The part of an RNA shown here (small-subunit ribosomal RNA, central domain) has 350 nucleotides and comes from an uncultured bacterium.
The full RNA is in RNAcentral, with records from ENA and Greengenes.
The coordinates come from a structure-prediction model, not an experiment, and the mean pLDDT is 86.

Context: one part of a larger RNA
RNA sequence: UUGGGCGUAAAGGGCGCGUAGGCGGCCUGGUAAGUCAGGUGUGAAAGCCCGGGGCUUAACCCCGGAAGUGCAUUUGAUACUGCCAGGCUUGAGUACUGGAGGGGGUGGUGGAAUUCCACGUGUAGCGGUGAAAUGCGUAGAUAUGUGGAGGAACACCAGUGGCGAAGGCGACUUUCUGGACUGUAACUGACGCUGAGGCGCGAAAGCGUGGGGAGCAAACAGGAUUAGAUACCCUGGUAGUCCACGCUGUAAACGAUGAGUGCUAGGUGUAGAGGGUAUCGACUCCCUCUGUGCCGCAGUUAACGCAUUAAGCACUCCGCCUGGGGAGUACGGCCGCAAGGUUAAAACUC
Numbered sequence: 001u002u003g004g005g006c007g008u009a010a011a012g013g014g015c016g017c018g019u020a021g022g023c024g025g026c027c028u029g030g031u032a033a034g035u036c037a038g039g040u041g042u043g044a045a046a047g048c049c050c051g052g053g054g055c056u057u058a059a060c061c062c063c064g065g066a067a068g069u070g071c072a073u074u075u076g077a078u079a080c081u082g083c084c085a086g087g088c089u090u091g092a093g094u095a096c097u098g099g100a101g102g103g104g105g106u107g108g109u110g111g112a113a114u115u116c117c118a119c120g121u122g123u124a125g126c127g128g129u130g131a132a133a134u135g136c137g138u139a140g141a142u143a144u145g146u147g148g149a150g151g152a153a154c155a156c157c158a159g160u161g162g163c164g165a166a167g168g169c170g171a172c173u174u175u176c177u178g179g180a181c182u183g184u185a186a187c188u189g190a191c192g193c194u195g196a197g198g199c200g201c202g203a204a205a206g207c208g209u210g211g212g213g214a215g216c217a218a219a220c221a222g223g224a225u226u227a228g229a230u231a232c233c234c235u236g237g238u239a240g241u242c243c244a245c246g247c248u249g250u251a252a253a254c255g256a257u258g259a260g261u262g263c264u265a266g267g268u269g270u271a272g273a274g275g276g277u278a279u280c281g282a283c284u285c286c287c288u289c290u291g292u293g294c295c296g297c298a299g300u301u302a303a304c305g306c307a308u309u310a311a312g313c314a315c316u317c318c319g320c321c322u323g324g325g326g327a328g329u330a331c332g333g334c335c336g337c338a339a340g341g342u343u344a345a346a347a348c349u350c
Base pairs, nucleotide, nucleotide: 003322004321005320006319007304008303012318014201015200016199017198021194022193023192025088026087027086028085029084030083031082033081034080035077036076037075038074039073040072041071042070049065050064051063052062053061054060091191092188093187094186095184096183098181103177104176105175107173108172109171110154115149116148117147118146119145120144121143125136126135162169163168206247207246208245209244210243211242215241216240220236221235222234223233258317259316260315261314262313263312266295267294268293269292270291271290272289273288274287275286276285299306300305323350324349325348332343333342334341335340
């Protein structure tokens, strides 16, 4: 490289937007580049292959044929692909319709609780543990009442429930704003899918500048435990956790399962929208679409399992793997303030 693969054995990019490229619905006409058929020229000789001949045979040599899968040119074919032209509506999008939602940004508001402060009541303990001690407390703690300050998080509702591309999102409310979905079938008429590079988003921790700091709490200190205890337990406690702006760009960023399309038994739960059940409403039952769980057939799988939300049957495009260690390391490049990230070997060894 080919091949075979990527849920758990090595292997799906953390996620999106999108450039080049690759691939692309139905009908008609044209063209004839790809494609297919025929002719002509060329494709040196030798060799290989086939037939025959010469040295006693063979090796070897000689003669003839075939082949030379190719290239050029020419004459045709037109199903498919391409190109050009015209048309279509089912893919895609737009419009209108209506309801759902912790989707995102911003301003404001609220109550419970912890801590602290002030004052009142009140007196000797409180706290903590397996048991203790460090610690707090007669300078009046803990408990309890009233008032105040401040920061952070939003109990119940709450749900294998909702929303988001992923990360993620949960008190109430204002305002700005993205997406999905149902229904109508009015409009555009293939405008599509994927996507190397690129651009953007991206938990926590960490970094820079300035704020903020109640609780919690790396580091650190003390008390225990222990043979020791640089831990687990306890008392404290600083960065940090919070906000604004900027950086970092990684996670078991997981469904360990890339995106899109079509096809392939069912059962049951659940969220949103629409319709039917012969007046209306409620209830019940049924149907359609979109999502979300569980079970399960065919099929598949090494097995476990997956099973219309596929890991089944197929197609298109991208990413990735190729024995273990060395190593996600060295060197170099690029990025970063740094921490480091990214790209990424080899010797050697089993």